[in-house]
Context: one part of a larger RNA
RNA sequence: UUGGGCGUAAAGAGCUCGUAGGCGGUCCAUUAAGUCGAAUGUGAAAUCUCACGGCUCAACCGUGAAACUGCACUCGAUACUGGUGGACUUGAGGUAGGCAGGGGAAGGUGGAAUUCCUGGUGUAGCGGUGGAAUGCGCAGAUAUCAGGAGGAACACCAGUGGCGAAGGCGGCCUUCUGGGCCUAUUCUGACGCUGAGGAGCGAAAGCGUGGGGAGCAAACAGGAUUAGAUACCCUGGUAGUCCACGCUGUAAACGUUGGGCACUAGGUGUGGCGACCCGACCAACGGUUGCCGUGCCGAAGCUAACGCAUUAAGUGCCCCGCCUGGGGAGUACGGCCGCAAGGCUAAAACUC
Numbered sequence: 001u002u003g004g005g006c007g008u009a010a011a012g013a014g015c016u017c018g019u020a021g022g023c024g025g026u027c028c029a030u031u032a033a034g035u036c037g038a039a040u041g042u043g044a045a046a047u048c049u050c051a052c053g054g055c056u057c058a059a060c061c062g063u064g065a066a067a068c069u070g071c072a073c074u075c076g077a078u079a080c081u082g083g084u085g086g087a088c089u090u091g092a093g094g095u096a097g098g099c100a101g102g103g104g105a106a107g108g109u110g111g112a113a114u115u116c117c118u119g120g121u122g123u124a125g126c127g128g129u130g131g132a133a134u135g136c137g138c139a140g141a142u143a144u145c146a147g148g149a150g151g152a153a154c155a156c157c158a159g160u161g162g163c164g165a166a167g168g169c170g171g172c173c174u175u176c177u178g179g180g181c182c183u184a185u186u187c188u189g190a191c192g193c194u195g196a197g198g199a200g201c202g203a204a205a206g207c208g209u210g211g212g213g214a215g216c217a218a219a220c221a222g223g224a225u226u227a228g229a230u231a232c233c234c235u236g237g238u239a240g241u242c243c244a245c246g247c248u249g250u251a252a253a254c255g256u257u258g259g260g261c262a263c264u265a266g267g268u269g270u271g272g273c274g275a276c277c278c279g280a281c282c283a284a285c286g287g288u289u290g291c292c293g294u295g296c297c298g299a300a301g302c303u304a305a306c307g308c309a310u311u312a313a314g315u316g317c318c319c320c321g322c323c324u325g326g327g328g329a330g331u332a333c334g335g336c337c338g339c340a341a342g343g344c345u346a347a348a349a350c351u352c
Stems, first nucleotide, its partner, number of pairs: 003324004007306002012320001014201004021194003025088007033081002035077004040072003049065006091191001092188002095184005103177007110154001115149007125136002162169002206247006215241002220236004258319006266297012279285001301308002325352003334345004
């Protein structure tokens, strides 16, 4: 490189948007670039192949044929691909009506609890553990009642429930704002899919500046345990955790499963919207059913097995990313990015 692969063996980029590129619905006309046919020219000789011949044979050599699978040009074909023009509505998008939801941002607000402060009651313990001790307490703790301060998180509801591209999102109210689904089938008329580079978003920890600091708690200190105990347990406790702005750009960023479209038995839950039917009119409830989402179980098929199975890991097509024995190593060097920590890109010697 070809090939074969990427749930768990090496391998899906953390996610989205999107440039170039690749790929692209139905019908008609036209063109003839790709494609196909024919003719002509050319494709030097030698070589290769075949036939015959010459050196005693052979290698070698000679003659002839074939071949040189290519290129150019001319004429023709028009199914498919492409170009151009026209038309269409099923893909895509818009419009109108309806619906659900921790989707995002800003502001406001509520109660429970912890801690602290003040005051009242009250007295000798409290706390903690396997058992203890350090610690707190007669300067009045713990307990209990009342008042106050402050920060952080939102019990029950809560659910293989919901929303979001992912990270993620949970008290309540208001304002602004994104997306989705259903119904109508009204409008545009292929406007689509993917996406190298690129851009944006991106948990926690960490960094910078300024605030904040109740609880928790790396580091640290002490008490235990132990042979030791730089731990597990206990008492304290600072960064941090919170807010604003900026940076970092990584995770077992996982469904360890890239995106899109189409097709391929069923059964049973659940969330949203709609239709129909029956029960006494409506509502609610129940039954049947359509679309979308989300679970479980399973046929065919697939799989090394486990398992997957209309939410595919089945059957196909399009596009991107990635893998190629273990270690060395996601390291060195170089480059780019970063305040730093470090990140991205990414080897080799050597060794098994």